[in-house]
């Protein structure tokens, strides 16, 4: 150059007017502080996915939530996290010539179910065609190498031996799978050796093994006094699917409140140097404060200018992961050609 | 904002691994002078993509659609 693999960054830009939301100082107005209403100055104002709510966790309440059964998730193997179904690195299977990229990967040799149709048989075998042996035939016996059917047919292939014809039936080699043992590595594992089997396929059917989950979600929740009437340890009530443990008297009246206020953003946070570690991550220093609305702000005009601007909009907060995306641009790597 | 359930022809509706059943509407027929009625036929139906599996509507993942339900404090 040209084809390709990855790993990131950015999400029009500068000015100017006018608006909205908050914060922080100040000024008016109301009965003072508070509150609120207004007005002034200044500060700051959506994303990498704010989505989808797919997972986990914080945080709040519910009977401090022990047991046990029953649901539910997850499943190589080491490790990272607060934790995870996530994320690294290995391992084993695929895929591509490489770069590199995919992988719901535990058990089918613990039982059970299921394998339409077609076929003789669909899994403890069996026996349609053929093959072989008696019969004259009808048929009997014997085979499981060939055909046939079917997504699959007992499931171990080539070669020689064997036989009435066959056949792991038996040798050799080459292949599996477990069992021992030796090296190698924290570990799955993988290398050699031995020596043994003969097993179909489904667990994204039940079901076994092993870990984990108590439930409900910020519309969680934050506050209640006090009075009456019934009732007295039984009934019965109290989130959860069921049972054991565990709490507790019900029930109506007033008064305060009438949708503000707290929960709400300072947080497993941002930048940035720097140390360990392949990495995921961890630790140390420094500097920083960055939306918090509650019918819900972040807009709209104008002007320059360019590659003429996708997908998209916070709603307690966090880590993923999954989907959606106009381009533009960096870094590392692969593989052909070319030239030096 | 959160929790949940559904999506099969135009319509209502069963099935849930092994060719997707019924009804009603609708089209052609047969009966009939014509019609109604009754017979008989007839049709690109599993929201959409991608995975297990020999085979998916059914099982599992994502995605779109479409409804229900919860409004705190006193």
């Nucleotide at each position: 150059a040209c084809a390709g693999u990855u790993c990131g960054u950015u999400a029009g830009a500068c000015g100017a007017u006018c608006g909205c939301u908050u914060g922080c100082a100040g000024g008016a107005g109301u009965u003072u502080u508070a509150c609120u209403u207004u007005u002034u100055g200044u500060a700051a104002g959506a994303g990498g996915a704010a989505a989808g709510u797919c997972c986990g966790g914080g945080c709040a309440g519910c009977g401090u939530a022990g047991g046990a059964c029953a649901c539910g998730a997850c499943a190589g193997u080491c490790g990272c996290u607060a934790a995870c179904g996530g994320c690294g690195a290995c391992c084993g299977g695929g895929g591509g010539a490489a770069a590199c990229c995919c992988u719901a990967g535990g058990g089918a040799a613990a039982g059970u179910g299921c394998c339409a149709c077609a076929g003789a048989a669909a899994c403890g075998a069996a026996a349609c065609c053929g093959c072989c042996u008696a019969g004259c035939a009808a048929u009997a016996g014997g085979u499981a190498a060939g055909g046939g059917u079917g997504a699959a047919a007992g499931g171990a292939g080539u070669g020689g031996g064997g036989u009435a014809a066959g056949a792991g039936c038996c040798c050799a080699c080459a292949g599996c799978u477990g069992c021992g043992c030796a090296c190698g590595g924290c570990g799955a594992c993988g290398u050699g050796c031995g020596g043994a089997g003969g097993a179909g396929g489904u667990a994204a059917a039940c079901c076994c093994u092993g870990u984990c989950g108590g439930c409900u979600g910020c519309a969680a929740g934050g506050a209640g006094a006090u009075c009456u009437g019934c009732a007295u340890u039984a009934a019965g009530a109290a989130u959860g699917g069921u049972c054991c443990g565990u709490u507790c008297g019900c029930a109506g009246g007033u008064c305060g409140a009438u949708a503000c206020c707290c929960g709400c953003u300072c947080g497993a946070c941002u930048u940035u140097u720097u140390g360990g570690g392949c990495a995921a991550c961890c630790g140390a220093g420094a500097a920083g404060c960055u939306a918090g609305a509650u019918a819900g702000a972040u807009g709209a005009u104008c002007g320059u200018c360019c590659a003429c601007g996708a997908c998209a909009g916070a709603a307690c907060c966090c880590g993923g992961c999954u989907u959606a995306c106009c381009g533009a641009u960096g870094g590392a790597c692969u593989g052909u050609c070319a030239a030096u | 904002g959160g929790u949940c359930u559904g999506g099969u022809g135009g319509c209502c509706g069963a099935g849930c691994g092994g060719u997707u059943a019924g009804g009603c509407a609708g089209g052609g027929g047969u009966c009939u002078g014509c019609a109604a009625a009754a017979c008989c036929c007839c049709g690109u139906a599993c929201a959409g993509c991608g995975g297990u599996u020999c085979a998916a509507c059914u099982c599992c993942g994502c995605u779109c659609c479409a409804g229900a339900c919860c409004u705190c404090c006193a």